[in-house]
RNA sequence: UCGGGGAGCCAGAGGGUCGCGGUUCGCGGGGACGCGAGCUGAGGAAAGUCCGGGCUCCAAAGGGCAGGUCGCUGGGUAAUGCCCAGGGGGAGUAAUCCCUGGAAAGUGCCACAGAAAAUAAACCGCCCAGUAAUGCUACUGGGUAAGGGUGAAACGGUGGGGUAAGAGCCCACCAGCGGUUCAGGCAACUGAAUCGGCUCGGCAAACCCCGACCGGAGCAAGACCAAAUAGAGAGGCGUUAAGGUUGUGCCCGGCUAAAGCCUCUGGGUAGGUCGCUUGAGCGCAGAAGUAAUUCUGCCCCCAGAUGAAUGACCCUCACUCUGAGUUAAUCAGGGAACAGAACCCGGCUUAUGGCUCCCCGAGCAA
Numbered sequence: 001u002c003g004g005g006g007a008g009c010c011a012g013a014g015g016g017u018c019g020c021g022g023u024u025c026g027c028g029g030g031g032a033c034g035c036g037a038g039c040u041g042a043g044g045a046a047a048g049u050c051c052g053g054g055c056u057c058c059a060a061a062g063g064g065c066a067g068g069u070c071g072c073u074g075g076g077u078a079a080u081g082c083c084c085a086g087g088g089g090g091a092g093u094a095a096u097c098c099c100u101g102g103a104a105a106g107u108g109c110c111a112c113a114g115a116a117a118a119u120a121a122a123c124c125g126c127c128c129a130g131u132a133a134u135g136c137u138a139c140u141g142g143g144u145a146a147g148g149g150u151g152a153a154a155c156g157g158u159g160g161g162g163u164a165a166g167a168g169c170c171c172a173c174c175a176g177c178g179g180u181u182c183a184g185g186c187a188a189c190u191g192a193a194u195c196g197g198c199u200c201g202g203c204a205a206a207c208c209c210c211g212a213c214c215g216g217a218g219c220a221a222g223a224c225c226a227a228a229u230a231g232a233g234a235g236g237c238g239u240u241a242a243g244g245u246u247g248u249g250c251c252c253g254g255c256u257a258a259a260g261c262c263u264c265u266g267g268g269u270a271g272g273u274c275g276c277u278u279g280a281g282c283g284c285a286g287a288a289g290u291a292a293u294u295c296u297g298c299c300c301c302c303a304g305a306u307g308a309a310u311g312a313c314c315c316u317c318a319c320u321c322u323g324a325g326u327u328a329a330u331c332a333g334g335g336a337a338c339a340g341a342a343c344c345c346g347g348c349u350u351a352u353g354g355c356u357c358c359c360c361g362a363g364c365a366a
Stems, first nucleotide, its partner, number of pairs: 001362010012317007020041009043338001047349002050347005055218004067214005072086005087100005101209002106207002108203003123148002125144008156174006175199001177196008222274004232265006245257001247255002281300001283298006319335006
């Protein structure tokens, strides 16, 4: 210098003018509210709403079935599918990264090609027998997985014996699998010895088996205050003297009834208040631990809107890019990416501009 890998940090700083949300104080106002001053006002992802919790309401003896989620081991945590450390396997020269229960409980599947894709199997080849033929050879039947060929994957490897030709058919060594014992480790697992049948394919993001966990809904949760209109209930007047209204077909008399009006109550809508931001909180220091993380002390208060505020412009400085200049000083011009809280946290994933540090490999120079 080039290429690769890992970790962390920042998201411009200060000031001025105008404007918006919240809050404190003061003044004015009966109140709603207005004015003035001070303080404060988005993120690393506020996003996707994919996991896990807090909180709230409903349900619920306890347990099981069904269903769902997760899955090596140990640790961390409020909890997790997250994080840390380790084991095993794979990729890479390496730094480093990726995967993770069981396929020897059972069922099922394995495209294309190929004879055969799993209790094996005969396309070519090899061997034997029969028939035909002088012969080359052809046909039929059988044996054979050593060789060829197909495939992502073909039923251990090498050598020898054996055989018509072959074959773990037999033997030696090696590889692999399983059991037992010993040693190391908390464990996953690893190493050694010995025995065994001689060899067992892959897929569980196919069913399934084993183990662990899971009640449901969500701040539009939920609690409170409470107009107008309509409807419900209670009381009074209507009605005791007189008069009036309704029904009894009409009229008189008698009897009967309650329309209507007023007041109150409760439910409930609009609307409003709370929930609402002091929290598994931020920062600093010390201690324990390989680490994730935890503990102790000190310090700080850091948005709470609801048709939903958090904005615009200007100046100076810093950063960066381009050009001029001598590579310097300096000057001119340009530039901030992704994106906007809505009950609150812990994660994961996705989007995105830049900076720093460490590690690995290659090349060049001294």